[in-house]
Molecule: c-di-GMP-I-GGC riboswitch aptamer
Organism: delta proteobacterium NaphS2
RNA sequence: AGAGAUAAAGCUAAACCCGUCGUGAGGCGGGGACAGAAAGUUUCGGGUCUCAAAGGAAGGCGGCCGGGCUGCCUUAA
Numbered sequence: 001a002g003a004g005a006u007a008a009a010g011c012u013a014a015a016c017c018c019g020u021c022g023u024g025a026g027g028c029g030g031g032g033a034c035a036g037a038a039a040g041u042u043u044c045g046g047g048u049c050u051c052a053a054a055g056g057a058a059g060g061c062g063g064c065c066g067g068g069c070u071g072c073c074u075u076a077a
Stems, first nucleotide, its partner, number of pairs: 002075003011036002016031006034063001040069003044066003047061004
């Protein structure tokens, strides 16, 4: 480099519950684990959701997909 194993060492934490912030989508903290080999990060493209309605235009979602950037462990098949 390539590849991730019913393996090793670590990591993250869906639903749900509690608290808190927000009109809301949702965010954060605690509990909790369905999962994840980038479930690290970034709204760049798409998608989707919210705001009475609406979106090129105001927001949310990176655990929806693609792209960018960065990165731990192993070396079995």